[in-house]
RNA sequence: UCUUAUCAAGAGUGGCAGAGGGACUGGCCCUAUGACGCCCAGCAACCGUUCCAACUGGAAUUGGUGCUAAAUCCUGCAAAACAAUCAUUUGUUUUGAAAGAUAAGA
Numbered sequence: 001u002c003u004u005a006u007c008a009a010g011a012g013u014g015g016c017a018g019a020g021g022g023a024c025u026g027g028c029c030c031u032a033u034g035a036c037g038c039c040c041a042g043c044a045a046c047c048g049u050u051c052c053a054a055c056u057g058g059a060a061u062u063g064g065u066g067c068u069a070a071a072u073c074c075u076g077c078a079a080a081a082c083a084a085u086c087a088u089u090u091g092u093u094u095u096g097a098a099a100g101a102u103a104a105g106a
Stems, first nucleotide, its partner, number of pairs: 001106007012040001014039003020030003024076001026074002041068003046064002048061005072099001077096008
């Protein structure tokens, strides 16, 4: 870089440390009542392993990752429906895409 799958569930009143963080845009937020990060703890079940089943399913977790504010925090591009407006247009909702994250494979 490409392919496939998933992304509204779940998880801390712990220790260290000390100023930024939520990918990017525009918002809106978190944060000295201690963020980000590291450790511990936990969650989950993508891969692995084990067991049960017998149709492609269920259970467990000693392993490899991942995750533990807010829907991927909302948003960006397009379409549809509805509402407002004489109209241009604006707003709301839904769907799909794009971008991103994670896993597995190439």
Predicted 3D model of a 106-nucleotide RNA (SAM riboswitch aptamer (S box leader)) from Mesobacillus boroniphilus. The RNAcentral record of the sequence draws on MGnify. Rfam family: SAM riboswitch aptamer (S box leader). Rfam describes the family as follows. The SAM riboswitch is found upstream of a number of genes which code for proteins involved in methionine or cysteine biosynthesis in Gram-positive bacteria. The SAM riboswitch acts at the level of transcription termination control. The predicted structure consists of a complex stem-loop region followed by a single stem loop terminator region. An alternative and mutually exclusive form involves bases in the 3' segment of helix 1 with those in the 5' region of helix 5 to form a structure termed the anti-terminator form. This entry represents the conserved core of the complex structure involving helices 1-4.